The RNA shown here (small-subunit ribosomal RNA) has 1477 nucleotides and comes from an Anaerolineae bacterium. The source organism's lineage runs through Bacteria, Bacillati, Chloroflexota and Anaerolineae. It matches the Rfam family "Bacterial small subunit ribosomal RNA". Its family is annotated with structural constituent of ribosome and ribosome in the Gene Ontology. Model confidence (mean pLDDT): 84 of 100. The RNAcentral record of the sequence draws on SILVA.

RNA sequence: AGAGUUUGAUCCUGGCUCAGGAUGAACGCUGGCGGCGUGCUUAACACAUGCAAGUCGAACGGUUCUAGCAAUAGGACAGUGGCGCACGGGUGAGUAACACGUAGCUAACCUGCCCUCAAGCGCGGGAUAACGUUCCGAAAGGAAUGCUAAUACCGCAUAAGCUCCCGAUCUGUAGAGGGUUGGGAGAAAAGGCUUCGGUCACUUGAGGAGGGGGCUGCGACCCAUCAGCUAGUUGGGGAGGUAAUAGCUCACCAAGGCGACGACGGGUAGGGGGCCUGAGAGGGUGGCCCCCCACACUGGGACUGAGACACGGCCCAGACUCCUACGGGAGGCAGCAGUGAGGAAUAUUGCACAAUGGGGGAAACCCUGAUGCAGCGACGCCGCGUGGGUGAUGAAGGUUUUCGGAUCGUAAAGCCCUUUUCUGCAUGACGAGCAAAGGACGGUAGUGCAGGAAUAAGUGUCGGCUAACUACGUGCCAGCAGCCGCGGUAAAACGUAGGACACAAGCGUUAUCCGGAAUUACUGGGCGUAAAGGGAGUGCAGGCGGUUGAAUAAGUUAGGCGUGAAAGACUUCGGCUAAACCGGGGGAGGUCGUCUGAUACUGUUCAACUAGAGUAUGGUAGAGGCGUGUAGAAUUCCGGGUGUAGUGGUGAAAUGCGUAGAGAUCCGGAGGAAUACCAGUGGCGAAGGCGGCACGCUGGGCCAUAACUGACGCUAAGACUCGAAAGCAUGGGUAGCGAACGGGAUUAGAAACCCCGGUAGUCCAUGCCGUAAACGAUGUACACUGGAUGUUCAGUCGGGGAAGCCUGACGGGGUGUCCAAGCUAACGCGCUAAGUGUACCGCCUGGGGAGUACGGUCGCAAGGCUAAAACUCAAAGGAAUUGACGGGGGCCCGCACAAGCAGCGGAGCGUGUGGUUUAAUUCGAGGCUACACGAAGAACCUUACCUGGGUUUGACAUAUAGGUAGUAGGGAAACGAAAGUGGACCGACCUUCGGGAGCCUAUACAGGUGCUGCAUGGCUGUCGUCAGCUCGUGUCGUGAGAUGUUCGGUUAAGUCCGAAAACGAGCGCAACCCUCGGGAGUAGUUACAAGUGUCUACUCCGACUGCCCGUGACAAACGGGAGGAAGGUGGGGAUGACGUCAAGUCAGCAUGGCCUUUAUAUCCAGGGCUACACACACGCUACAAUGGUCGGUACAAUAGGUAGCGAAGCGGCGACGCGGAGCCAAUCCAGAAAAGCCGAUCGUAGUUCGGAUUGCAGGCUGCAACUCGCCUGCAUGAAGCUGGAGUUGCUAGUAACCGCAGGUCAGCUAUACUGCGGUGAAUACGUUCCCGGGCCUUGUACACACCGCCCGUCACGUCAUGGGAGCUGGUCACGCCUGAAGUCGGGAAGCUAACCUUACGGAGGCUACCGCCGAGGGCAGGGCUGGUGACUGGGACGAAGUCGUAACAAGGUAGCUGUAGCGGAAGCUGCGGCUGG
Repeated sequence: AGAGUUUGAUCCUGGCUCAGGAUGAACGCUGGCGGCGUGCUUAACACAUGCAAGUCGAACGGUUCUAGCAAUAGGACAGUGGCGCACGGGUGAGUAACACGUAGCUAACCUGCCCUCAAGCGCGGGAUAACGUUCCGAAAGGAAUGCUAAUACCGCAUAAGCUCCCGAUCUGUAGAGGGUUGGGAGAAAAGGCUUCGGUCACUUGAGGAGGGGGCUGCGACCCAUCAGCUAGUUGGGGAGGUAAUAGCUCACCAAGGCGACGACGGGUAGGGGGCCUGAGAGGGUGGCCCCCCACACUGGGACUGAGACACGGCCCAGACUCCUACGGGAGGCAGCAGUGAGGAAUAUUGCACAAUGGGGGAAACCCUGAUGCAGCGACGCCGCGUGGGUGAUGAAGGUUUUCGGAUCGUAAAGCCCUUUUCUGCAUGACGAGCAAAGGACGGUAGUGCAGGAAUAAGUGUCGGCUAACUACGUGCCAGCAGCCGCGGUAAAACGUAGGACACAAGCGUUAUCCGGAAUUACUGGGCGUAAAGGGAGUGCAGGCGGUUGAAUAAGUUAGGCGUGAAAGACUUCGGCUAAACCGGGGGAGGUCGUCUGAUACUGUUCAACUAGAGUAUGGUAGAGGCGUGUAGAAUUCCGGGUGUAGUGGUGAAAUGCGUAGAGAUCCGGAGGAAUACCAGUGGCGAAGGCGGCACGCUGGGCCAUAACUGACGCUAAGACUCGAAAGCAUGGGUAGCGAACGGGAUUAGAAACCCCGGUAGUCCAUGCCGUAAACGAUGUACACUGGAUGUUCAGUCGGGGAAGCCUGACGGGGUGUCCAAGCUAACGCGCUAAGUGUACCGCCUGGGGAGUACGGUCGCAAGGCUAAAACUCAAAGGAAUUGACGGGGGCCCGCACAAGCAGCGGAGCGUGUGGUUUAAUUCGAGGCUACACGAAGAACCUUACCUGGGUUUGACAUAUAGGUAGUAGGGAAACGAAAGUGGACCGACCUUCGGGAGCCUAUACAGGUGCUGCAUGGCUGUCGUCAGCUCGUGUCGUGAGAUGUUCGGUUAAGUCCGAAAACGAGCGCAACCCUCGGGAGUAGUUACAAGUGUCUACUCCGACUGCCCGUGACAAACGGGAGGAAGGUGGGGAUGACGUCAAGUCAGCAUGGCCUUUAUAUCCAGGGCUACACACACGCUACAAUGGUCGGUACAAUAGGUAGCGAAGCGGCGACGCGGAGCCAAUCCAGAAAAGCCGAUCGUAGUUCGGAUUGCAGGCUGCAACUCGCCUGCAUGAAGCUGGAGUUGCUAGUAACCGCAGGUCAGCUAUACUGCGGUGAAUACGUUCCCGGGCCUUGUACACACCGCCCGUCACGUCAUGGGAGCUGGUCACGCCUGAAGUCGGGAAGCUAACCUUACGGAGGCUACCGCCGAGGGCAGGGCUGGUGACUGGGACGAAGUCGUAACAAGGUAGCUGUAGCGGAAGCUGCGGCUGG
């Protein structure tokens, strides 16, 4: 410090995710040791048991025990009394507050114990507990009576000083204050111990230290879908109250107080030092430790006290638990342990007061779950170890393999060492101080000795991010996953193994926080199109503000002082072996306070200025606004005339109108709405918007002048006003148009597009609504910044003209276009900025859910404004690029269409395919590019299929080991369907003489037309013989990419020329090759009687737009012509660019993987591939007279032949047979070419056409023609009379017609295929259309690329959510009733020791009782907020459901939009708007 993820690729925007650090953690696997820390985050839930606050006999009376005869001494104890129990310890419920932090104030206060100073401590009195007696109660407890003490209680005296009242004086405050002093009044005390020295207590006053109370400024959470709140409320003087100020409380008076700088309300929360993270600014957090606060079962209350409204005190109420004799009582772990419960989860009912500290005591000492320690937990941090060295045969073994090896791996073993740790034994601390003694931890830490490598390694990961790879298993299954995504038979992504990587007594996962995230942007972002400028203006608050001078010093700035606790962090030094940890020092840290300076800038005040702003005067343009009137054209309607059959409308029609007279035409009239031409990226207005003409009223702008004011300005939350269309209300109006609606068409349907009608509406008046693609998708104002060119408005200065007017220059105002600089992701913007700056406002923060729900508010309604969440996705998006596509455009080509010829599609037959059938009908090929295709030959074989019968190292190959001598091989009889079994008999080869070869057995292995063409090689088809496909360098662009390859011509061609930021090059095109056509030369066997020649073979020449004319740009090229056998590629062939189709082929061959191994291998016989209702494809033969039949007769070229072609001759009607000449071929053979030509016949018919089918008789091949061959003869003589929709081939020696040959092959189903020659046409105007293709351009939401993408309803499932008759909780106040404890006030009744009182009584006190307040309870209504709810609304997601086709291309009606109506649904239509057509 970044990375992954939107795309085919790119740049940008933007979210999601990851790598880091952290934790009071938990979970999974694992676990050797030590040190230091740390440990209920949940139920402030309930608690058994024990302990956590006592102490003092030197305050007091007493009881009791021990010793003593006793005096007495020592100890213990309930009670009175003193001090403590307000500390220490726990928890975070409440609290948004002066609770906390920080800085101040207290002239408004208190303070036990402690310290210092000053002054005292005299004389008296009355009670009471304990105790005794009696009584009540289950208990807890209590009552009556009698006795007694004090440092308990009370009175009097004294008063340095204190308090109060009345004066004087000094000082001081905003105001109350303080000092000194005079007079008067008032208030104290306690003793104990003693060695008699004293000491500890006590009282009063002053001061200190420490502690506390109160007040104030500032700081510090969320929600405005909480906007108004408030009656003790705000203030006053008075009274009460407190330690003290104060509405703190009360009566009275006044009516204030708070709030957009966020009151009030709601939600959440102890606050801080700090901690985590971060470069910082920030963000998150508040566990342990420290400070403060609050609380102590819940709520209320006071008492005591220096201090409490009191965790281990009291009273009351409530809930809960326990005891009970039912009458009453007891209790409060959020102290330490511990228990239950809750929970993912958090420890011992331990030891000790030895240390530190606290309480009491004079002290000894006692108490102390504070604390010190130990125990449990890898919960965290830190440290150590699990051995070190050597050791190659690279052992065994594992894994893998291309079988060579590689790897685990110096790893192991082995050898040599060490002993941290471990075990045992021994020794043994510091912590304990100025005597001795005294240690829970602890026989611990440490140390020494001995033993023996001994006791000690895991976890996660290995597709990318991200370090680390192979094998097997699995087969969209099982599973993984943080994101992208893996898994459908070769998975580095699942599981296992081997190996590797990372960290290590831990390692992963989960959760949470910060970071990365500049992804809330103060530092440090944006708003034309990505999310985002308010529809526009006016303007209060607020923010900001021109020039000069002066004053001030609030902001700003400098310095001093104070403070910012400790701990922590940083740094330095030191202590535990080091570290963690701990100790000493230093510095840092605030938006803090205060004092003193500075005065540039900002602020404030004063004075001035004119450049901003405004006023005035003079001009000027304009659809600016409102009202009233008026004009002509057109549509429609009405009346009349002429006139007759149609009109109207459409792609075509129909509905409609019309013989009751339409439409057309003429005249007249009525009425409403809108203003042609002018008219213009012209004008005006803030925007919406504004268009005939005239008049009236009225707003604003601009120019000129520089007279006046003197900063009066800019912006603008809230507020107010305006605001297209649609819509609403009331009343008018209604010509045309026209949602809805009706009808006609179209269509699969047509709720639409098209047509005929037509209501609201459109118009007017008044009032609402307040929204639009209200757009320049661009807030307002000001300043600055380079050019060009239009247009409009005035002005100034010129020129021309008699004038209207024409024209030029300049500085202004407006409105356009094009380009610099600059900006921008790009597109683009570019003085009218999206440039450079300033001021202010509005708005944005991933997509969907959703501009929706709820709430509030506005509206008559429709609805508007404001505006979420759950849930869900990993994208959504912008601009540009390359393709592909378009029912976009332009140009061009092709037997693509057209023009022609011949066909196919109908019939019969042949062949192939589908389907069906079958034991099997083996397999493959499937639009073009499968279907007479693989197959250039299925009777057996082929053959892969089926049935049956055999064989198992095998029909075939290699290797090793062993065996074998009449061996290998041949092989009669017999059995068998054959394979085979069988074995009479015959009988080998090489040799270096060892053996080899062969054969048999065994083991490795063979074999497979079994699967995968979607694992492959090779080969092939197709686009397409189409003209394309690319590269290097350069240039342009952030980039994908572009340029070149585009453009103007031209060509069959990216062929060539020219232009051009390109210049060149490659693969293609063309040419080079073969063949045919002309000529020459050479040679000539077998061709020719001979010879020129023909012919054959070889070599060469010939054609190149070379020549002429024209067109063209002076080019390329094209048109025409000459010559020539041939002319513009002369005809044909071979030749197939980059690539596309996961095209075809594992069955031609090869080959990875998988499967099979007495079978999916192999051998054999028979069968099947030849089936047959049917459908398709390719053909043949025909339907006839341009013909059939018969007779005669003429002319080829390829190509083949020795297991072959086979002549003559003879036989047969014929197929054929006999025969065998010749030929290894220019020699011989097949061999007859056929159409053609000449003649005859048939006469338009199912025929003398056509030949299917069938019967009989033969021939040939072959081991064998039944399934299942071909041929011949005789007989038979089917369909068919030119073929629907549709469709194929062909542009010249072509189509068509005619025959011939060959391959395969024993034979053949060949009508197929490949070739060969013979005869030999027609037509092409042309490129509109169909198909295919090429180039350029355009749009795109497509990129699996239109067979694309994609919208909505409906149906099903899941999830979250809104409404909902209600039901049911929580919480908050208010009103009324009741009202405990208790303070305060009253208190006439009752009780009463101290003081007074010659004793009656009084003062004082206490109690009952009453009053105010008052927790809780009750009643009633309400606010806020949850849960649940029949039913219901939409939403999201889900496998290949249903209906349509709305959008993306002109998406087939351009789309979108506000509004309104309608419709199964997308949607359609009306009105207005936008271009994002």